Description
Predicted 3D model of a 386-nucleotide RNA (Bacterial RNase P class A) from Shimia biformata. Its mean pLDDT, the model's own confidence on a scale to 100, is 76.
RNA sequence: GCAGAGGGCCGGAUGGCCGCGUUCGGCGGGGCAACCCGCCUGCGAGGAAAGUCCGGACUCCACAAGGCAACGGUGCCGGGUAACGCCCGGCCGGGGUAACCCGAGGGAAAGCGCCACAGAGAACAGUCAGCCCCGAUCCGUCGGGGUCAUGGUGAAACGGUGGGGUAAGAGCCCACCGCUUGCGUGGCGACACGCAAGGCACGGCAAGCCCCACCGGGAGCAAUGCCAAAUAGGGACCGCGCGUGGCCUUGGCCACAGGGGCGCCUUGCCCCGAGCAGGUCCGGGUUGGCAGCUAGAGGGCGUCCGGCAACGGGCGCUCAAGAUGAAUGGUCAUCGGCGGUGGGCAACCACCGCAACAGAAUCCGGCUUACAGGCCCUCUGCGCAU
Numbered sequence: 001g002c003a004g005a006g007g008g009c010c011g012g013a014u015g016g017c018c019g020c021g022u023u024c025g026g027c028g029g030g031g032c033a034a035c036c037c038g039c040c041u042g043c044g045a046g047g048a049a050a051g052u053c054c055g056g057a058c059u060c061c062a063c064a065a066g067g068c069a070a071c072g073g074u075g076c077c078g079g080g081u082a083a084c085g086c087c088c089g090g091c092c093g094g095g096g097u098a099a100c101c102c103g104a105g106g107g108a109a110a111g112c113g114c115c116a117c118a119g120a121g122a123a124c125a126g127u128c129a130g131c132c133c134c135g136a137u138c139c140g141u142c143g144g145g146g147u148c149a150u151g152g153u154g155a156a157a158c159g160g161u162g163g164g165g166u167a168a169g170a171g172c173c174c175a176c177c178g179c180u181u182g183c184g185u186g187g188c189g190a191c192a193c194g195c196a197a198g199g200c201a202c203g204g205c206a207a208g209c210c211c212c213a214c215c216g217g218g219a220g221c222a223a224u225g226c227c228a229a230a231u232a233g234g235g236a237c238c239g240c241g242c243g244u245g246g247c248c249u250u251g252g253c254c255a256c257a258g259g260g261g262c263g264c265c266u267u268g269c270c271c272c273g274a275g276c277a278g279g280u281c282c283g284g285g286u287u288g289g290c291a292g293c294u295a296g297a298g299g300g301c302g303u304c305c306g307g308c309a310a311c312g313g314g315c316g317c318u319c320a321a322g323a324u325g326a327a328u329g330g331u332c333a334u335c336g337g338c339g340g341u342g343g344g345c346a347a348c349c350a351c352c353g354c355a356a357c358a359g360a361a362u363c364c365g366g367c368u369u370a371c372a373g374g375c376c377c378u379c380u381g382c383g384c385a386u
Base pairs, nucleotide, nucleotide: 001382002381003380004379005378006377007376008375009374010373012335013334014333015332016331017330018329020044021043022042025040026039027038028037029036030035046357050368051367053366054365055364056363057362058220059219060218061217063268064267065266066265067264068263071216072215073214074213075212076090077089078088079087080086091105092103093102094101095100106211107210111209112208113205114204115203128151129150130147131146132145133144134143135142136141159177160176161175162174163173164172178200179198180197181196182195183194184193185192186191224291225290226289227288234282235281236280237279238278243256244255245254246253247252248251258272259271260270261269298319299318300317301316302315303314304313305312306311337354338353339352340351341350342349343348
């Protein structure tokens, strides 16, 4: 200097004028109060606010606890976290010269299923071509036998390379690799390494169903609660059981049996007494206001301790949108960034243009996707110079 990999940050700044929203602050006025009006100070969109893909906090659900089923999710090991399908560190496999990146990473002798077309043959296969041997021969070839090493087909062809051997070949034999089994060593573990024995086969797909291990109740701030107001205490259908005993104030209360409330069971709990609980369907009113609503598993900066790290703990300082048809805008000036044109040896000057993705709506931790332009740190490869 060029090419690449990983991580972090900015994505305009300052000032004036006018305008918008807001309070836990201050001042003034009105009001019995709730509160209303005006002014001042402070504050006022994001790294993704997006997707709604995960995990929660919180709220509600006459059903709750335990178990089971269904359905869904995750899937190597260890750690982190409130938790996760996330993050960190490892192991193994794949890609890359490398830095690094990717992995839907448990199980294929539990079972079922699939591997199209091509090809002779796609799982305990097989002679298509070819090679070798024998016989015949009209010299074109034919018949029989052996052979899956070579070629072809295919995504994939029943171990690979080399040698020996053979008529030609083949784990037929041998060495190494691969594989299976056993043992040992190291590691929390996934696994790694070593030794020994064995010529050793029954491929791939589970991101096909499935098996195994672990996890999961459902809805969601349009949750939910309060106030005000209004309507139709609406209508139809189903509804096995209408018992027993006790007490008392003769109408109620309690207990048991019965019925109902969960996908099923057990144990509890709650509801009901034929004008019922409960279930199904149709229809009507409410479209207003307040709360929820923003101080947290919080963010940032600095520092110390533990840890490879993610992260955890201590101390100090600092920060804070809360709208509700939905606020944060407009304008002027200067500077900065990028691009273009012209002048200039250059420094630089003048003019013109541009400014990405994009907008909170209960909140938080992640992942994924989008992003003009610019800056910083670390690492890898190549080339050159000293």